[in-house]
RNA sequence: AGGCAUGUAGCUCAGUGGGAGAGCACCGCCCUGACACGGCGGGGGUCAACAGUUCAAUCCUGUUCAUGCCUA
Numbered sequence: 001a002g003g004c005a006u007g008u009a010g011c012u013c014a015g016u017g018g019g020a021g022a023g024c025a026c027c028g029c030c031c032u033g034a035c036a037c038g039g040c041g042g043g044g045g046u047c048a049a050c051a052g053u054u055c056a057a058u059c060c061u062g063u064u065c066a067u068g069c070c071u072a
Base pairs, nucleotide, nucleotide: 001071002070003069004068005067006066007065010024011023012022013021018055026042027041028040029039030038048064049063050062051061052060
């Protein structure tokens, strides 16, 4: 320098045009003499950034950024 993949909650990830979700973690309540386990509820997201296509973009296209792998 070129190619490929990934980027979504604090962490690990799903979602693939029309509702942003799960597990763990965090907070509150119940349970217990207390803790753990368990049950119920809750908070938390500019979907890496910018632009484009579209009635509508986390999703499609382009560029950039970050990380990883490969080639030189």

Predicted 3D model of a 72-nucleotide RNA (transfer RNA) from a Myxococcota bacterium. Rfam family: tRNA. Its family is annotated with triplet codon-amino acid adaptor activity in the Gene Ontology. By type it is a transfer RNA. The prediction has a mean pLDDT of 84. The RNAcentral record of the sequence draws on ENA.